About this RNA: The part of an RNA shown here (small-subunit ribosomal RNA, 3' major domain) has 474 nucleotides and comes from an uncultured bacterium. Rfam family: Bacterial small subunit ribosomal RNA. The RNAcentral record of the full RNA draws on Greengenes. The coordinates come from a structure-prediction model, not an experiment, and the mean pLDDT is 84.
Context: one part of a larger RNA
RNA sequence: UGACGGGGGCCCGCACAAGCAGCGGAGCAUGUGGUUUAAUUCGAAGCAACGCGAAGAACCUUACCUAGACUUGACAUCUCCUGAAUUACUCUUAAUCGAGGAAGUCCCUUCGGGGACAGGAAGACAGGUGGUGCAUGGUUGUCGUCAGCUCGUGUCGUGAGAUGUUGGGUUAAGUCCCGCAACGAGCGCAACCCUUCUUGUUAGUUGCUGCCACUAAGUUGAGCACUCUAGCAAGACUGCCGUGGUUAACGCGGAGGAAGGUGGGGAUGACGUCAAAUCAUCAUGCCCCUUAUGUCUAGGGGUACACACGCGCUACAAUGGUGAGUACAAAGAGACGCAAUACCGUGAGGUGGAGCAAAACUCAAAAACUCAUCCCAGUUCGGAUUGUAGGCUGCAACUCGCCUACAUGAAGUUGGAGUUGCUAGUAAUCGCGAAUCAGAAUGUCGCGGUGAAUAAGGGCCCGGGCCUUGCACU
Numbered sequence: 001u002g003a004c005g006g007g008g009g010c011c012c013g014c015a016c017a018a019g020c021a022g023c024g025g026a027g028c029a030u031g032u033g034g035u036u037u038a039a040u041u042c043g044a045a046g047c048a049a050c051g052c053g054a055a056g057a058a059c060c061u062u063a064c065c066u067a068g069a070c071u072u073g074a075c076a077u078c079u080c081c082u083g084a085a086u087u088a089c090u091c092u093u094a095a096u097c098g099a100g101g102a103a104g105u106c107c108c109u110u111c112g113g114g115g116a117c118a119g120g121a122a123g124a125c126a127g128g129u130g131g132u133g134c135a136u137g138g139u140u141g142u143c144g145u146c147a148g149c150u151c152g153u154g155u156c157g158u159g160a161g162a163u164g165u166u167g168g169g170u171u172a173a174g175u176c177c178c179g180c181a182a183c184g185a186g187c188g189c190a191a192c193c194c195u196u197c198u199u200g201u202u203a204g205u206u207g208c209u210g211c212c213a214c215u216a217a218g219u220u221g222a223g224c225a226c227u228c229u230a231g232c233a234a235g236a237c238u239g240c241c242g243u244g245g246u247u248a249a250c251g252c253g254g255a256g257g258a259a260g261g262u263g264g265g266g267a268u269g270a271c272g273u274c275a276a277a278u279c280a281u282c283a284u285g286c287c288c289c290u291u292a293u294g295u296c297u298a299g300g301g302g303u304a305c306a307c308a309c310g311c312g313c314u315a316c317a318a319u320g321g322u323g324a325g326u327a328c329a330a331a332g333a334g335a336c337g338c339a340a341u342a343c344c345g346u347g348a349g350g351u352g353g354a355g356c357a358a359a360a361c362u363c364a365a366a367a368a369c370u371c372a373u374c375c376c377a378g379u380u381c382g383g384a385u386u387g388u389a390g391g392c393u394g395c396a397a398c399u400c401g402c403c404u405a406c407a408u409g410a411a412g413u414u415g416g417a418g419u420u421g422c423u424a425g426u427a428a429u430c431g432c433g434a435a436u437c438a439g440a441a442u443g444u445c446g447c448g449g450u451g452a453a454u455a456a457g458g459g460c461c462c463g464g465g466c467c468u469u470g471c472a473c474u
Stems, first nucleotide, its partner, number of pairs: 002473001004470002007468007016457001019422005026314003030310004034305002042053002064300007073125001077124002079121005086103002089100003106115003127289002130287003136283002138278003141274001143272001148187006154163003167178003193266004198234007207224003212221002237260001240254005316415001320374006332363003337356002342351003381412001386407007428450007
C1' cells in the first nucleotide's frame, strides 16, 4: 500500500421488511449425477454447471459402439499417362466397396499445345471433434451498469508511498457545489444512438371514411377531414412560482403541460478479479496417430433405469368444469412457400387450388362477455397410463416422431425443513408469432389482451461502495 475482522460510522440494491404468485409434495416433460451398457460421444461444476453448447439426435447430423471395407486417401497443391464431362443398365453386397459391357466425345488454339472435369501411377503430402484452455490468439461469463480506475506536473516523505481522489453538503453517479498544496488531464458516469408516449407539417396507396352517392360488404365512385403509415420538425430545460439551504449545488411542494425532475424500455460493461470457460465454432505452439487416433458404409447407441438433484408444464377445482352463442390485438412469416371460398371426414386430416414475392392475399386469437348445466364428490375436477382404429411428414416412424377418435381413467384434496421471482402496464393470468426445421417444444426469443397487492422503513440476513480503526497476512 492492499487484503481481512462474528471492529466502528455513512450510503445503496426486490438484500430484508410489507405484499402477491410460486418452487420443495403428485403426474409428466427436460437437463444433470449415479448405475447400467458393446456404446450409452464430448464439454459445462457454488453464486457465474444442470430446458447449458444443442435456433430442434428416426437415417443424416455423429464426434460413440459393433461389423464390413479403403490406403496419396472424403478434401488441397505439385509431376506423368489416358480420356470430355456425363448418363442409364447387369452381376454381387446388409450397404458402401467391387466386376462387366453400352451410349456419349466439351471450350480456346499460333494446331505445338493450353483450360475445366474424370480415371490411373509414384511420392512429396493430405487428414485427425486425438492431448494440453496450466503454452496461446480470439470470443464469453462474473463481480457490475457497481462508481470507480489512473496519469502529467507540482508539493510532502530517506524510502515504499502520500497528496490530487480526503473534508462539509448533494446526487442514480469521482454528479455537482464549497473548502483545501495542489493544478490539470484520461478511461469510466451522463449526453450523443434506437424505441415508446404528445403535437404540428409533408405525403395519401395496398391504408382510412365525417360529408355526397352506391353496395351483401369502404364494395365502388368520390375525398385525404379522421385513424394509420413514415419522413421532417417541435416538445422537458428544475425553464417558471413558493419554500428550505452557505447568496451555492441541490431538496420538497405547486402551476402549466401529453409527459416533470434520468418520463418508460433498450443498446452501451472503465482499470482489473476468478491460471474462471472454450484447443469440439474458428485460429494456433508443442506432443501424439499415419494400411490408422485418418476415410467410407450398414446397423445400433446418444431416448437405458433401483435411485438422487435442478429448470419447467399440467393439476388438485365453483374467481371453476362442460355445452351453446358472440366480440376485440400486436408483432411476425410466406414461392423448396402461406394457402382462402367450397366439398368429404366425428376428428387429426384429405380433395381442390381463388389470391399473394404481400399496409393488397394467406397463416389467424384466447381469456373476457351472455345463456344453460354441474352442487362440493376423487366428482361432468384431474388427466397419467394402457388398448384399438386412424391421420401426417419422410427411402424409412421397431428400437425412437407428432397428431386424432373411441375406450381406459393413475397419482393428486394446496404440499416439511427450506427456497425463488416481482415495486406498475410490473406480478399474476390469457392466447399469438418467429428462428431452428421434411417431421418433431411444456424450451428459447419476441408480441399484444385482461390487469392487481404492498413498501417509500432503515433493527436484522445477503451483496456492494466510501471513510476510519485493529492486525500474527501481503